[in-house]
Molecule: transfer RNA
Organism: Flavobacteriales bacterium
RNA sequence: GCCUUUAUAGCUCAGUGGUAGAGCGUUUGCCUUGUAAGCAAAAGGUCUUGAGUUCGAAUCUCAAUUGAGGCU
Numbered sequence: 001g002c003c004u005u006u007a008u009a010g011c012u013c014a015g016u017g018g019u020a021g022a023g024c025g026u027u028u029g030c031c032u033u034g035u036a037a038g039c040a041a042a043a044g045g046u047c048u049u050g051a052g053u054u055c056g057a058a059u060c061u062c063a064a065u066u067g068a069g070g071c072u
Base pairs, nucleotide, nucleotide: 001071002070003069004068005067007065010024011023012022013021018055026042027041028040029039030038048064049063050062051061052060
């Protein structure tokens, strides 16, 4: 230099164009003599950035940035 791939909640990850989800964690309540465990609920996201396509984009296209891998 070129190619492929990754970026979504505090962490690990789903999500094939139509209001953003799970597990773990956090907070609150229930339960218990108490703690843990268990049960219920809540909070937490401008989906890496910019532009484009579309009635509508986390999702499709282009570029940039970041991590990983490969070729030379």